[in-house]
Molecule: Lysine riboswitch aptamer
RNA sequence: AUAGGAGAUAGAGGUUGCGUAUUUCAAGAGUACUUUCUCAGAUGUGACAGGCACAGGCGAUGAGGGCGGAAAGGGGAAUACGCCGAAAGAGGAGAGGACCUGGGAAUCGAAUCUUGGGCUUGCGGUGAAGAACCGCACGACUGUCAUCCGGUGUGCGGAUGGAGGGCUAUCGAGAAG
Numbered sequence: 001a002u003a004g005g006a007g008a009u010a011g012a013g014g015u016u017g018c019g020u021a022u023u024u025c026a027a028g029a030g031u032a033c034u035u036u037c038u039c040a041g042a043u044g045u046g047a048c049a050g051g052c053a054c055a056g057g058c059g060a061u062g063a064g065g066g067c068g069g070a071a072a073g074g075g076g077a078a079u080a081c082g083c084c085g086a087a088a089g090a091g092g093a094g095a096g097g098a099c100c101u102g103g104g105a106a107u108c109g110a111a112u113c114u115u116g117g118g119c120u121u122g123c124g125g126u127g128a129a130g131a132a133c134c135g136c137a138c139g140a141c142u143g144u145c146a147u148c149c150g151g152u153g154u155g156c157g158g159a160u161g162g163a164g165g166g167c168u169a170u171c172g173a174g175a176a177g
Base pairs, nucleotide, nucleotide: 007171008170009169010168011167014084017083018082019081020080021079022078023077024076025075033068035066036065037064038063039062040061043055044054045053046052048102049101050100051099087115088114089113090112094108095107116142117141119139121137122136123135124134125133126132144162145161146160147159148158149157150156
């Protein structure tokens, strides 16, 4: 401060509820890379710019062929764990930052804002992707509450509307904690 009830504890939503980890599977991909051969033949690497260093006609680099041949990020399934603003999206204070300097990428990420949940369709986006996901719109579905109507045999049905800061149960004036 609040009784038009602050707050506390417990709980419900479900096409596979949500997240994380592990295992496994597909994809990534016959790609990167290794090695070798042929052809061309002077640059290449340290992300970028400058510097500096290193490699290079004892063949840089590129193209093609042969022998081998991954991984990460993303996803499916199973299991375990934590949970029901579970979580997701937007945002971007700040952290971080390669041999030197500079500016900064990856990566992590606070405040704040949006979304009850999943689904179909369409559009847009991320993505290697015909995987999966994200955003928006439309639609129906579903959980929940409010109002109205119907019906009653207390169980429900219909319409409209709201939002998770919601809803249910219990506690709650010496307010609980």